A computed fold for a 503-nucleotide part of an RNA from a Dehalococcoidales bacterium, annotated as small-subunit ribosomal RNA, 3' major domain. It matches the Rfam family "Bacterial small subunit ribosomal RNA". Lineage of the source: Bacteria > Bacillati > Chloroflexota > Dehalococcoidia > Dehalococcoidales.

Context: one part of a larger RNA
RNA sequence: UGACGGGGGCCCGCACAAGCGGUGGAACAUGUGGUUCAAUUCGACGAUACGCGAAGAACCUCACCAGGGCUUGACAUCCCGAAAGUAAGAAACCGAAAGGUGGAUGACUCGUCAAGCCGAGAGUCGGGACAGGUGUUGCAUGGCUGUCGUCAGCUCGUAUCGUGAGACGUUGGGUUAAGUCCCGCAACGAGCGCAACCUUCAUUCUUAGUUGCAACCCCCAGACUAAUUCGAAAGAAAUGGUGUGGGGGGCACUCUAAGGAAACCGCCCGCGAUAAGCGGGAGGAAGGCGGAGACGACGUCAAGUCAGUACGGCCCUUAUGCCCUGGGCUACACACGUGUUACAAUGCCUGCUACAAAGCGCUGCUAAGCCGCAAGGUAGAGCGAAUCGCAAAAAAGCAGGCCCAGUUCGGAUUGGAGUCUGCAAUUCGACUCCAUGAAGCUGGAAUCGCUAGUAAUGGCAGAUCAGCUACGCUGCCGUGAAUACGUUCCCGGGCCUUGUACA
Numbered sequence: 001u002g003a004c005g006g007g008g009g010c011c012c013g014c015a016c017a018a019g020c021g022g023u024g025g026a027a028c029a030u031g032u033g034g035u036u037c038a039a040u041u042c043g044a045c046g047a048u049a050c051g052c053g054a055a056g057a058a059c060c061u062c063a064c065c066a067g068g069g070c071u072u073g074a075c076a077u078c079c080c081g082a083a084a085g086u087a088a089g090a091a092a093c094c095g096a097a098a099g100g101u102g103g104a105u106g107a108c109u110c111g112u113c114a115a116g117c118c119g120a121g122a123g124u125c126g127g128g129a130c131a132g133g134u135g136u137u138g139c140a141u142g143g144c145u146g147u148c149g150u151c152a153g154c155u156c157g158u159a160u161c162g163u164g165a166g167a168c169g170u171u172g173g174g175u176u177a178a179g180u181c182c183c184g185c186a187a188c189g190a191g192c193g194c195a196a197c198c199u200u201c202a203u204u205c206u207u208a209g210u211u212g213c214a215a216c217c218c219c220c221a222g223a224c225u226a227a228u229u230c231g232a233a234a235g236a237a238a239u240g241g242u243g244u245g246g247g248g249g250g251c252a253c254u255c256u257a258a259g260g261a262a263a264c265c266g267c268c269c270g271c272g273a274u275a276a277g278c279g280g281g282a283g284g285a286a287g288g289c290g291g292a293g294a295c296g297a298c299g300u301c302a303a304g305u306c307a308g309u310a311c312g313g314c315c316c317u318u319a320u321g322c323c324c325u326g327g328g329c330u331a332c333a334c335a336c337g338u339g340u341u342a343c344a345a346u347g348c349c350u351g352c353u354a355c356a357a358a359g360c361g362c363u364g365c366u367a368a369g370c371c372g373c374a375a376g377g378u379a380g381a382g383c384g385a386a387u388c389g390c391a392a393a394a395a396a397g398c399a400g401g402c403c404c405a406g407u408u409c410g411g412a413u414u415g416g417a418g419u420c421u422g423c424a425a426u427u428c429g430a431c432u433c434c435a436u437g438a439a440g441c442u443g444g445a446a447u448c449g450c451u452a453g454u455a456a457u458g459g460c461a462g463a464u465c466a467g468c469u470a471c472g473c474u475g476c477c478g479u480g481a482a483u484a485c486g487u488u489c490c491c492g493g494g495c496c497u498u499g500u501a502c503a
Stems, first nucleotide, its partner, number of pairs: 001503002003500003007497007015487002019450005026341008034332002042053002064327007073130001077129006088105001092101003108121004132316002135314003141310001143305003146301001148299001153192006160167002172183003198293004203261007212251002216249006223242003228237003264287001267281005343443001347402006359390003364383002369378003409440001414435007456479007
């Protein structure tokens, strides 16, 4: 000087407490361990591995296993040599394919305009350099990433102090989310961080107005309605009113998307050292960092990644390279993590009826109509999309049923019949229908998330993608809470100080 303390002081954080919902029990999904296996490829292992790399394992992917094949090679560059019935290559044969045998037919480009010869090239074969390696080392590395932690810290120059390591500044009094700011001070300044500058949401103005909007005006269509007219009535006619659709004006409104304004403790009162700031109030769409995001200091963990790519060393070279068929990564006594669905009445079922946002679409999204109980089929309009489509939002609401039961809860499992994708669904796809209806009646010790448009709950979309194991992930909107006395305790962290036989 650090680090540490079941030392002290001060202070933070869903850290505890106060609350709400879970996990731990069940079934299933998924990852991991273990076991098994010819192989169940590899990596990741407290926090910071375990729905992680993988935003798509039937083949491919693929790295694993079995078997079959190739050897200058599936791919790149160069050198030497060879060959016109040459290169290429049909039928046929072996084969699971890859590959092998075979050989009908049968060549090209350039060097000069033509022909011939010769040479060069492309391509082939042989040989040689080399290719190739998801082989090894993340403890040789780059790059990228996790974590402490969006914690408020980490340093430097000069000066000063100290023999020196070093100190000071950075400590102190206040204050802040903040080493944020103020005051003081042997310090005075500065840098990386903090904050701000960036994006988005919330208010408003201007500009713009199609594909968006529809207040107002006009026209048309058909519907309902009533006062008037005709008529004895039924009814009819034009006119008026209401709402719907189409067209023409229109850009007010909504919206879209570009630019501006607006928030600064600016104003008032109080507290405070008259400071920084804090509490309250006014005005305001918004108030004291307005909400959210992007952004991660010096460094720590020889943290993670040689399997994303790059790269040093080492290793393989008729194989640790390359191709193919099939299998495996999907195994199953078991153990753990993360999830989904439930155990029901604030519920379940049936019917009817509302209200989104954000996305995606040409090898694509696919409408209306028709067929099928349905998955789906058929059909093909429209749309490279503010125009058309996916598209039905769901929970909510209204009406009816169920009457507390292993049930009209729950849906696992299994049988049968189908649909679709794809060369191919046996190992090993998803979906539909009929039947079957398991465990489960709120979960021990223990443990997790969350402070507001949050938790909880409901659906929608996208990436990957032929299809899908998605209940995952990343976004979007709907409905929408409870609680925080407080900082004694648990965990993590910051500053000062103290002890130390530790570095």